[in-house]
This is a predicted structure of a 510-nucleotide part of an RNA (small-subunit ribosomal RNA, 5' domain) from an uncultured Acidimicrobiales bacterium. The prediction has a mean pLDDT of 85. The full RNA is in RNAcentral, with records from ENA and SILVA. Its Rfam family is "Bacterial small subunit ribosomal RNA". Rfam links the family to the GO terms ribosome and structural constituent of ribosome.
Context: one part of a larger RNA
RNA sequence: GGACGAACGCUGGCGGUGCGCCUUAUGCAUGCAAGUCGAGCGAAGCUUUUCAGUAGUUUACUACAGAAAAUGACUGAGCGGCGAACGGGUGAGUAACGCGUGAGCAAUCUACCUUAGUUACAGGGAUAGCCCGAGGAGACUCGGAUUAAUACCUGAUAUUCUUUACAUUUCGCAUGAAAUCAAAAGGAAAGGUCAGCCGAACUAAGAUGAGCUCGCGUUCUAUCAGCUAGUUGGUGAGGUAAAAGCUCACCAAGGCAACGACGGAUAGCUGGUCUGAGAGGACGAUCAGCCACACUGGGACUGAGACACGGCCCAGACUCCUACGGGAGGCUGCAGCAGGGAAUAUUGCGCAAUGAGCGAAAGCUUGACGCAGCGACACCGCGUGUGGGAUGACGGAUCUAGGUUUGUAAACCACUUUCAGGAGGGAAGAAAAUGACGGUACCUCCACAAGAAGCCCCGGCCAACUACGUGCCAGCAGCCGCGGUAAUACGUAGGGGGCGAGCGUUGUCC
Numbered sequence: 001g002g003a004c005g006a007a008c009g010c011u012g013g014c015g016g017u018g019c020g021c022c023u024u025a026u027g028c029a030u031g032c033a034a035g036u037c038g039a040g041c042g043a044a045g046c047u048u049u050u051c052a053g054u055a056g057u058u059u060a061c062u063a064c065a066g067a068a069a070a071u072g073a074c075u076g077a078g079c080g081g082c083g084a085a086c087g088g089g090u091g092a093g094u095a096a097c098g099c100g101u102g103a104g105c106a107a108u109c110u111a112c113c114u115u116a117g118u119u120a121c122a123g124g125g126a127u128a129g130c131c132c133g134a135g136g137a138g139a140c141u142c143g144g145a146u147u148a149a150u151a152c153c154u155g156a157u158a159u160u161c162u163u164u165a166c167a168u169u170u171c172g173c174a175u176g177a178a179a180u181c182a183a184a185a186g187g188a189a190a191g192g193u194c195a196g197c198c199g200a201a202c203u204a205a206g207a208u209g210a211g212c213u214c215g216c217g218u219u220c221u222a223u224c225a226g227c228u229a230g231u232u233g234g235u236g237a238g239g240u241a242a243a244a245g246c247u248c249a250c251c252a253a254g255g256c257a258a259c260g261a262c263g264g265a266u267a268g269c270u271g272g273u274c275u276g277a278g279a280g281g282a283c284g285a286u287c288a289g290c291c292a293c294a295c296u297g298g299g300a301c302u303g304a305g306a307c308a309c310g311g312c313c314c315a316g317a318c319u320c321c322u323a324c325g326g327g328a329g330g331c332u333g334c335a336g337c338a339g340g341g342a343a344u345a346u347u348g349c350g351c352a353a354u355g356a357g358c359g360a361a362a363g364c365u366u367g368a369c370g371c372a373g374c375g376a377c378a379c380c381g382c383g384u385g386u387g388g389g390a391u392g393a394c395g396g397a398u399c400u401a402g403g404u405u406u407g408u409a410a411a412c413c414a415c416u417u418u419c420a421g422g423a424g425g426g427a428a429g430a431a432a433a434u435g436a437c438g439g440u441a442c443c444u445c446c447a448c449a450a451g452a453a454g455c456c457c458c459g460g461c462c463a464a465c466u467a468c469g470u471g472c473c474a475g476c477a478g479c480c481g482c483g484g485u486a487a488u489a490c491g492u493a494g495g496g497g498g499c500g501a502g503c504g505u506u507g508u509c510c
Base pairs, nucleotide, nucleotide: 001510002509003508004507006506007505008504009503010502013382014381015380016379017378018377019375020374021340026338027337028336030335031334032333035082036081037080040079041078044075045074046072048070049069050067051066053064054063055062056061089293090292091291098218099217100216101215102214103213104212105211108210109209113206114205115204116203117202118201119200121155122154123153124152131144132143133142134141135140161186162185163184164183167180168179169178170177171176191198192197219265220264221263226256227255228254231253232252233251234250235249236248237247238246268290269289270288271287272283273282274281275280295316296315297314298313299312318329319328320327321326346372348371349370350369354368355366356365357364358363385415386414387413388412395406396405397404398403419451421446422445423444424443425442429437454499455498456497457496458495459480460479461478465494466493467492468491469490475482476481
């Protein structure tokens, strides 16, 4: 000198764009953050229509309870499907194939989507809900009866599917791969509908996503020198989507290490950011990719995908309810609260846009997101007026008492109106409809110089000097050093210098 997710002191007009718990991965009141589909299913309620009945007073009309068939962008539960594994948060752990980069899988899976081909035949038994009953303070649970499905089950059918064993051909990267022929065994399905379509099953391929393996790179420490028994390898078995001590039985005795094993400390990694001429050094906020975690520890279930933040089970700590028998909970989602701290925001608006889930669609949901609010936290832009104006006014300071300086500065004259203010108009963002932002941006008009300047410094480094006060005191200070009676170094004033809605200080990095 530059930089900052900064803080503190003094000061503070406007706008744009960003950014905003770095500390206790501490504990959390309250609300919201994941639903959707009636074109999968049955029932219930409501609405409307019809029928007959009773009552009010006979028609008409009204009210009540009832039956039947329908109606609906209707309502809220239940079964079922898809989603909930995404999106959002945090960086505790991790020195690791975790990440980065480059390869490989002849050792793999992939819902939804796309392409191509083939198919959907015949049956069955339940169950939630509803109803009845019972238990419990409650959370909720139990029994009986009954009902449906694109829920569940059985059988049939079967190709390039799977398994088994065989043959031939073409290849290869060792195990082997692909294609073809023929054989045996095994394995599917679901319907809905507004009749347009939407779905279901199997196979092959694609796309997307994921899994696994390897080469290289990836902090400090030797005041850590030896470490290791599933350890290293083999055979067999199990297991997985899949290779593998991944697991197990047996066998062998291996494997790693001064090119730093093992241990300890620290740390999420990267694209990047800051600095620097570069080489480097430091860092890893925001944004983007990957990883890990979700009160702590462990476990599996479901599923194409999880060992699952707003799912389940067990144990533990903590908090809450309790009728003491037993239960409920997890903000490292968005706001917000307490605590900690030098320090970090609103319990806001909207799904209008972009995206996501579901749905045939209309649409619904979405604290993702879009916006608004707060904060000079950062960067950028603008303003606080412009020109004239000497009797160099008054006042202040100083003085050799003449003057000098503040100073064209002010007053005064003329002009302008950016921004802020008032009035009128008024968007784009939106493809047909739909705008939270927002009567916002922007445009036009109006009035008045009107509403808008401070902070630090002035001994040298280092731009900028005098007076008074103080008297090694009070104090200053980044270093050198100032102050003990004329201090340009302390304090105040005048003057001056620097930067400017900021200016200084502190901290950290280069």